[in-house]
């Protein structure tokens, strides 16, 4: 934007519009009638004159108006010519004339047939019916003269002479009016014929015999194969015929900046069509919607014989449809027919109905009015919104109702008067709409608002419900328990008698690009060449003037559109009046460029001559090496292959080696981003044919040129035919190997082919992924030929000028990546070829081929992508560097045994719960008998075991305590004892009740804080400004070096800073120096059997405060410099001294709602509380972490010797007693440098034991104690005796560990009564062994590279097979359906023949008669519908089948 439709919604008028489907079928009205002044008669009125109905005959009209878009790809429509080839009724204009006669016939009248329609037969009548005679200004035609033009056939005027050919009267007294004939001419209308312009489709490429064209004829109003005879063989087509699909066309219309695209409703032209299909008649005109005939289908009537009909006119119905309206009104008005008028008719038309289908217009009310009401939503519980909204107060009156007055549209016309016509006065007369429109008054805020949407585009946000459900969705996408995106409320937002959705077109869409797009890598350059048509085309003169430019007349219908007026109160809509209408077509002038003609040139292009490099090409001989095979010698056992092997060959003599000989194929070295060719492609050497480039001369031709749709050639390899040949290589095949498996990769064989000859195929990543051709646009460096110059004996080198072929680079160009005189840079000319992925280079046709197959080439259907280039990242069985107890070197484990503990998993009432690779598993848990405790059982309880706050009602809360029930928990019960403050009201407290509310280890670590763990103490992560890049982005931060480290140093578009490294904090190693109890004791003195025991004393060690010290600081070496390293001196320590705290920016939706917190949720006599038992200890199993051990580097046994970090009052406890012992008693001492813990063990001496399941190892059980505790039965620890099991160094596999480290002793605390600790967390004794080295495993850094990944390799992704659904392709057939062929029938009908049945007018004739005319009928030629056949196209649909698509 729409001729819409749907859906919710609906107050008024205006002006428009309204079957787009079923050219489907149609009940019923109605759409063209008219004339009495063309004629006779007939019926009514009338006394008559007259009037009046209307059948018939008869002129006119019915060909216009008014529908519709089937059919049509046509002169069918649009424009513009033309007609010297035409017709024309009414009408106007002119001229001319209108004379005599006759014949019928229809109403009428009489019989007659029929169901009906309708029809026969006789009789007799008229006319403006029909037919002859006369006459002819003008007409026609024939003959013949003159002029004039043009356009070939001829036309025009204007003579002559012959021929044909007219007519109708009527009204009126009249005057006049109206007809009629013939002829000119015009106006309008109508036919014919041309140029030009508008649809798709080549998977229609060849089409036509009336076909093209001449002749003569017939025919039309006229040309004309329009039709026929005869002749000739032509027309048409790549600028697309012919077919096949699809349509009326156009003026407009929509839309777009235009140029386009789409379109053809309403108005308006033009054309086709009227139930299909043919036919003519009548007529000025139809080949005729509402005429005729015929055929076909279909309705309808019938007495069965027949007859009737044809809404794609208005209405209407019925059907189809998503869908399109009253069987209105009126000739008032405009216009048509008919008429002398007056008037008739007129579903054309004006007018109302129906329809928010469209446009326009108004309204649903203004003002004022906060306590910002109530309700509703929301809330952080304060508020907020809705919202001045309402209510309420003042007003207004569009619209609505009601009443009242009420039009324009009316101009005509008739009548009467005037006036020569024209016309004018003058009174009457005409309205479907319509009491409509309007104007006035009353009512009275009263009767009138509603649909989309609010996640982004895109204006508009919040509760609540639902939990990949329901559902939404234009695109991108929401929805899996906090949805702004689904539904619903509340709010907003748009728009508004509408709103929204759906559907079609145009726009965005430069996404077919003329305007105005591209082809190296995104889709796109033909695999190369010769060349046809085509397009393009060098210079100078002339000429024309098509193109091209300008003026000038024609058209370009009206509407419609722009602009500028007017009218309906505005608008929409209506009038006016200018422009437009971009075009056609005529004519004048220009003449620069194109064109086309003539005529020159010579720069392009070509010949011609002198040279020149080449693997260009065919053909033919020939030489060597090397591979096999074949004979011979020598020789003897392996040869061959492989990552290792094996298979093969080989004692019948291989391999090796030597000598022959034959045979194929191929051409090391040279060789080279070197040559050659147009691409494919080409390589020993001579030697014949023979293409083509390149340089020199500048003699010749003179534009001869470039490009190039079909078309012709040529085209690697594989194949494919026929015939040779066959050394080596080798698809298929075989055997061995590898492997899980190996129809591969390796090996041993081994055929086709490889070769040659002819013929085929016709395709490659046929690639520079870059057609051809010309000219121009910085430079620097090679090679390969050719020429000048210079120089050198010379190879060759410099300079310069081409032709070819590489590198690098500037402008410019490009998405970028690249490209850059050989462009992908600027520009022209010609081909060629995209136009989202798949589907498909497939189907189908058609062409080619011996096949294989090629060449052309689509659909349906998915799909929101598929794709380029660069960008970060990650990854890599990619490279470079480097790190790390990573690997190696080495030392002890682990995995195998018992037992310890965790954990799976299994049972169970319950076995609570969590954590799962590293980074869950001696984890949360630094300690489960009860408790804890979260679980089960069972019993109880409900403002609760806990916290506040209120109302009521009572009391001090409470301690202690008797008894019964009971597992307790709790319940009842008893008994003593018991408030504080005050303003004397009461408060504090508690208890009972009631309500608010309390709890929750219930659920989400995927809503969340906090905290934690990881990569990882890995060395890195980032900004700011600059600069580069369109842009993610880059740079820094990379790069040389050096370090543990992004640590420094150097360098550099790039300078800077953060966060991390370090360092700053603690511990420890070395002095110093304060201070000295409880620690210490060297010297003095005093004492003991002895001991810092004492007096002292700071000296030492120690304690704990404060300094100092270490910084590559010195030396020498390396290191371009510097940063560093490497070495050494000193030092207690040396290059971070050795430890710890100390964790960048980020990753795992890692962990934890079960430490705390906390959103939302769910429970509320229970999922919350309290109790008692129980469990969390379960045990066929399977892992993790450990602890003891399997012995003699050890066990025992008894003497010896040396620690440090800790802890103690419900507590560590000593001495002493007792017990074999665990412990027990009694107790000193210590809130601790004082005392206890506390004998430290491994060492070590001595002694037994001697390689065994032991004097090894201690599981398991027994008894018996002991300790903690209410309480050790499930379920504790110790302690003796007794027992004495597996186990004799552990299999794939795994772990820690670089020094005071690993190994090995042993002791301390934390939790805790106790204790399953063998664990965890800290002390110190003793005290090794190895590092060659970075190739490999794991890990990580930094650089770089390739990537189709981006939840990032635990990624992606590819084809089979299962399964479902879908659209397609073949298919034996089965069915329609469309345009021709052929034949066979052939209706009505024109035409031609005939026409002796019949016929009245004419003419001859006196008649008869004849003649001329009509004319049925009968023949023929065409021909519709039918019917037969045989092919062609084209569509459904087929069983089965092919492949494809989604899932």
């Nucleotide at each position: 934007a729409c001729g819409a439709a749907c859906g919710c919604u609906g107050g008024c008028g205006g002006c428009g519009u309204g079957c787009a489907u079923a050219a489907c079928a149609c009940a019923u009205g109605c759409a063209a009638g008219u004339c009495a002044a063309g004629g006779g008669g007939g019926c009514c009125c009338g006394c008559a004159a007259g009037g009046g109905c209307a059948a018939c005959c008869g002129g006119c009209g019915a060909a216009c108006g008014g529908g519709u878009g089937c059919g049509u790809a046509a002169c069918a429509c649009g424009u513009g010519a033309g007609c010297a080839a035409c017709c024309u009724g009414c009408c106007u204009u002119a001229g001319u004339g209108u004379g005599g006669g006759g014949c019928a016939u229809a109403g009428c009248c009489g019989g007659c047939c029929u169901a009906a329609c309708g029809g026969c037969c006789g009789g007799g009548u008229a006319a403006u019916u029909c037919c002859g005679c006369a006459u002819a200004c003008g007409a026609u035609c024939u003959u013949u003269g003159g002029a004039a033009g043009g356009c070939a056939u001829u036309u025009u005027c204007u003579g002559a002479a012959g021929a044909u050919g007219a007519a109708a009267c009527g009204a009126g007294u009249a005057a006049u009016c109206g007809g009629c004939a013939c002829u000119a001419a015009g106006a309008g209308g109508g036919g014919c014929u041309c140029g030009c312009g508008g649809c798709c489709u080549a998977u229609c490429a060849g089409c036509u015999u009336g076909u093209u064209g001449g002749u003569g004829a017939g025919g039309u109003a006229a040309u004309g194969g329009c039709u026929c005879a005869c002749c000739a063989a032509g027309g048409c087509u790549a600028c697309g015929a012919c077919g096949g699909g699809u349509a009326g066309c156009u003026g407009g219309u929509c839309u777009g900046a235009g140029a386009g695209g789409a379109u053809g409703a309403c108005c308006a032209g033009c054309c086709a069509c009227a139930u299909u299909g043919g036919g003519a008649c009548u007529g000025a005109g139809a080949u005729a919607c509402g005429g005729c005939c015929c055929a076909g289908a279909c309705u309808c009537c019938u007495a069965c014989g027949g007859g009737a009909g044809g809404c794609a006119g208005c209405a209407g119905u019925g059907g189809g449809g998503a869908a399109u309206a009253u069987u209105g009104c009126g000739c008032a008005a405009u216009g048509g027919c008919c008429u002398a008028a007056c008037g008739g008719c007129u579903g054309a038309c004006g007018c109302a109905g129906c329809g928010a289908c469209g446009c326009c217009g108004c309204g649903u009310g203004a003002g004022g009015g906060a306590u910002g009401a109530a309700g509703c939503u929301u809330u952080u519980c304060g508020g907020a919104g809705u919202g001045u909204a309402a209510a309420c107060c003042u007003c207004u009156g569009u619209u609505g109702c009601u009443c009242g007055g009420g039009a324009c549209g009316a101009a005509u016309g008739g009548c009467g008067g005037a006036u020569u016509u024209u016309u004018c006065c003058g009174a009457c007369u005409u309205g479907a709409c319509g009491g409509u429109a309007c104007c006035g008054a009353g009512u009275g805020a009263g009767g009138a608002a509603g649909c989309a949407c609010c996640g982004g585009c895109u204006a508009a946000c919040u509760c609540c419900g639902u939990g990949c459900c329901a559902g939404c969705a234009g695109c991108c996408g929401c929805g899996g328990u906090a949805a702004u995106a689904c539904g619903g409320g509340g709010g907003g937002u748009g728009c508004g008698a509408g709103c929204g959705u759906u559907g079609u077109c145009c726009g965005g869409a430069a996404u077919c690009a003329c305007u105005g797009g591209g082809c190296g890598u995104a889709a796109a350059g033909g695999g190369c060449g010769c060349g046809u048509a085509g397009g393009u085309g060098g210079u100078c003169u002339u000429g024309u003037a098509a193109g091209u430019u300008u003026g000038u007349g024609g058209u370009g219908a009206a509407a419609g559109c722009c602009c500028g007026g007017g009218g309906c109160u505005c608008a929409a809509c209506c009038c006016c009046g200018u422009g437009u209408c971009u075009g056609c077509c005529a004519u004048g002038g220009a003449u620069a460029c194109u064109g086309c003609g003539a005529g020159a040139c010579u720069a392009g292009a070509g010949u011609g001559c002198u040279g020149u490099a080449g693997g260009g090409g065919c053909u033919g001989g020939u030489a060597g090496a090397a591979u096999g095979u074949c004979g011979g010698g020598u020789g003897u056992a392996g040869c061959g292959g492989u990552g290792g092997a094996a298979u093969g060959c080989g004692u019948a003599g291989a391999g090796a080696u030597c000598c022959g000989a034959c045979g194929g194929a191929a051409g090391a070295c040279c060789g080279g981003u070197g040559g050659c060719g147009a691409a494919g492609g080409c390589g020993g050497c001579c030697a014949g044919c023979u293409g083509g480039g390149c340089a020199g001369c500048a003699a010749c031709u003179g534009a001869c040129a470039c490009u190039g749709a079909g078309g012709c050639g040529c085209g690697a390899c594989a194949g494919c035919g026929u015939g040779g040949g066959g050394a080596g290589c080798a698809a298929a095949c075989a055997g061995g190997a590898u492997u899980a498996g190996a129809u591969a990769c390796c090996c041993u064989g081994g055929u086709a082919g490889u070769c040659c000859a002819c013929g085929c195929c016709g395709u490659a990543a046929a690639c520079g992924a870059u057609g051809g051709g010309u000219a121009c646009u910085a430079g620097a460096u090679g090679c390969u030929u050719c020429g000048g110059g210079g120089a050198g004996c010379g190879a060759c080198c410099c300079c310069u000028g081409g032709a070819g072929u590489g590198u690098c680079g500037g402008c410019g160009c490009u998405a970028a990546c690249g490209c850059a005189g050989g462009a992908a840079g600027u520009a022209c000319c010609c081909c060629g070829c995209c136009u989202g992925g798949g589907g498909a280079g497939u189907a189908c046709g058609g062409c080619c081929g011996c096949a294989a197959g090629g060449c052309u080439g689509a659909a349906a259907c998915u799909c929101a992508a598929a794709g380029g280039a660069a960008u970060u990242g990650a990854c890599g069985g990619g490279g470079g560097c480097c790190c790390g107890c990573a690997c190696a070197a080495g030392c002890g484990g682990u995995g195998g045994a018992g037992c310890a503990u965790g954990u799976g998993g299994u049972u169970u009432a319950a076995u609570u719960c969590g954590a799962c690779g590293c980074a869950a598993c001696g984890c949360g848990a630094a300690g489960a008998a009860c408790c804890u405790u979260a679980c089960c059982u069972a019993g109880a309880u409900u403002u609760g075991a806990c916290a506040u706050g209120u109302g009521c009602a009572g009391g001090a809360a409470g301690a202690u305590u008797u008894u019964c029930a009971g597992a307790a928990a709790u319940g009842a019960u008893u008994a003593u004892c018991g408030c504080u403050c005050u303003u004397c009201g009461g408060a504090g407290u508690c208890u009972g009740u009631a309500c608010a509310c309390a709890g929750g280890u219930g659920c989400u670590g995927c809503a969340u804080g906090g905290c934690u763990g990881u990569c990882g103490u890995c060395a890195g992560c980032u900004c700011g400004u600059g600069u580069c890049g369109u842009g993610a982005g880059a740079u820094g931060u990379u790069g040389g070096g050096u370090u543990a480290a992004g640590u420094c140093c150097c360098g550099c578009a790039a300078c800077g800073a953060g966060c991390g490294c370090a360092a700053c904090c603690c511990c420890c190693a070395u002095c110093c120096u304060u201070a000295g109890u409880u620690g210490c004791c060297a010297g003095c003195g005093a004492g003991u059997a002895a001991u810092g025991u004492c007096g002292g004393g700071g000296a030492c060690u120690c304690u704990a405060g404060g300094g100092a010290g270490a910084c590559u600081g010195c030396c020498g070496g390396u290191g371009c410099c510097a940063a560093a390293c490497c070495g050494g001196a000193g030092g207690a320590a040396g290059g971070u001294g050795g430890g710890g705290a100390c964790g960048a920016c980020g990753u795992c939706a890692a962990g934890u709602c079960a430490u705390c917190a906390u959103g939302g949720u769910c429970c509320u006599u229970a999922c919350g509380u309290c109790u008692a038992g129980g469990g969390c200890u379960a045990c066929a199993c399977a892992c993790g972490u450990g602890c003891u051990a399997c012995a003699a580097u050890g066990g025992a046994u008894g003497g010896g010797a040396c620690a440090a970090c800790g802890g103690g009052g419900u507590c560590c406890a000593a001495u002493c007693u007792g017990g074999c012992a665990a412990c027990a008693g009694c107790u000193a001492g210590g809130a601790a440098a004082u005392c206890c813990u506390u004998c430290a063990a491994a060492c070590u001496c001595a002694u037994c034991c001697u390689c065994a399941g032991u004097u090894c190892g201690g599981a398991u059980u027994g008894u018996g104690g002991g300790c903690u505790g209410c309480a050790a039965c499930u379920c504790g620890c110790c302690c003796a005796c007794a027992u004495g099991a597996a186990g004799c160094u552990g299999g794939a596999a795994u772990c820690g560990c670089u020094a005071g480290u690993a190994a090995u002793c042993g002791u301390g605390g934390a939790u805790c009564a106790g204790c399953u600790a063998c664990g965890c967390c800290a002390c110190g004794g003793u005290g090794a062994a190895u590092a060659c080295g970075u190739u490999c495993c794991c890990g990580g850094g930094c650089c770089u590279u390739g990537u189709a990944c981006a939840c990032a390799c635990c990624g992606c992704c590819c084809g089979u097979c299962a399964c479902g659904c879908c659209a397609u392709g073949g298919a034996a057939g089965c069915u329609g359906u469309g345009a021709g062929c052929g034949c066979c029938c052939g209706a009505a009908g024109u035409c031609c023949g005939u026409g002796u049945a019949g016929g009245a007018u004419c003419c001859c004739g006196u008649a008869a008669g004849g003649g001329g005319c009509c004319a049925a009928g009968c023949g023929g030629c065409c021909u519709a519908a039918g019917g037969c056949g045989a092919g062609c196209g084209u569509g459904g649909u087929g069983a089965c089948u092919g492949g494809g698509g989604c899932g």